Notes: This is a predicted structure of a 115-nucleotide RNA (SAM riboswitch aptamer (S box leader)). The sequence was found by an Rfam model in a public genome assembly.
This record gives sequence, structure tokens and C1' cells, in this order.
RNA sequence: CUCUUAUCAAGAGAGGUGGAGGGAUGUGCCCUAUGAAACCCGGCAACCGUCAAUACAAUGGUAUUGAAAUGGUGCCAAGUCACACAAAGCAAUUUUUUGCUUUGAAAGAUAAGAG
Repeated sequence: CUCUUAUCAAGAGAGGUGGAGGGAUGUGCCCUAUGAAACCCGGCAACCGUCAAUACAAUGGUAUUGAAAUGGUGCCAAGUCACACAAAGCAAUUUUUUGCUUUGAAAGAUAAGAG
């Protein structure tokens, strides 16, 4: 970097350093000197792993439930901030567009696995 699977409406500091930017991309809309990014501390969370119970199954496991954040990641404004493509419904415009709602994709993020 590519592919597969799962999840993405919850949760998380009025701390220190730092100094202007940040929210993936585009558009919009936001956050920011009542201080951005980044680093440290702090916190949240059970995806993998660990432990326990139960069921299946048969000793190597599978599933469910629970426990723990001195194991490996991850995360800590706004729904993955909204929309980006398609379908359906409704409304307007007037017959081609626009807006709204819902659903599904796409894209993105994270985890686990494969190449």
C1' cells in the first nucleotide's frame, strides 16, 4: 500500500509545556488568543489478547455472558460536524430542476486477519 471481516447516536480534564492553527479531501458550517496543532500528565473505552462461568463440541476448539485498562492498539468539540452517489416518499418549481425526510452505497476512521 491492497484485500477481507466487524464497528462508527454512548463515553472521556476549568492540568502543565507550547505557541497558530485545527475539524481526512471538496463545498459548507464550525472550533480556536476566555488560547489551535504537537508533547507530557490525566481520563474514556473491552477491538485483539487474558481470566471466569455456561452451552455446544470433543481436548484442540467454537459461541454467549461476565471481570479486569500495571498486556497490544485506539479514542477524548459538534452523529464519521453536514452534504458529496443512488433509490423511494413529500413539497415547490413548472417538466426540468430545487428543497426536505428515510434507506442503501461510496469515501473515511479504528480493530483483527491475509497478501